[in-house]
Formats: sequence, C1' cells, structure tokens
RNA sequence: AGUAAAAAUUGGCAAAAUUGUUGAAAAGCAAUGACGCAAAGCCAAGGGUCUAAGCCGAAAGGUAUGACAGCCGGUUGCAUGC
Repeated sequence: AGUAAAAAUUGGCAAAAUUGUUGAAAAGCAAUGACGCAAAGCCAAGGGUCUAAGCCGAAAGGUAUGACAGCCGGUUGCAUGC
C1' cells in the first nucleotide's frame, strides 16, 4: 500500500418505541431505550427517497429553496488476518 472475513470486549455509535421540545410537514434536538453497525465518522455540489409551507394551477396536481449519510455513491480512518 492492497485485500478479506469474523467478533464487538477495551472502547465508540445508537433503530423502533415513549416523553419533552423545534418545525407547515418531512424531519431535527434532548432524555430514556438497544434493533443493529468496522466506518451507523464526515460529505445533501452525483443518483435515489421523503415532505410541500411558499409559489404555479379552476381543480386534480406539480415544484426544494426543506430534509434523509442506518439506500447507493464520494471521502478520511482504527484493530486483526493475509
């Protein structure tokens, strides 16, 4: 430097749910809680997904400038084997 699978203990993160709180919503944050995770670190300037306040529209509906990194992707990195 490349590559591989298992485990997650020393340690790390923390799904669902509940409570509080912010938000139009999606969702975020805090606490409790652990389903899981070797990148469940970081990136929303690539793809994808969710929402639609505002805007457009007679309506149906459309639309991201709002979100999601625990979907793919990009990027940095720890331990072990080869």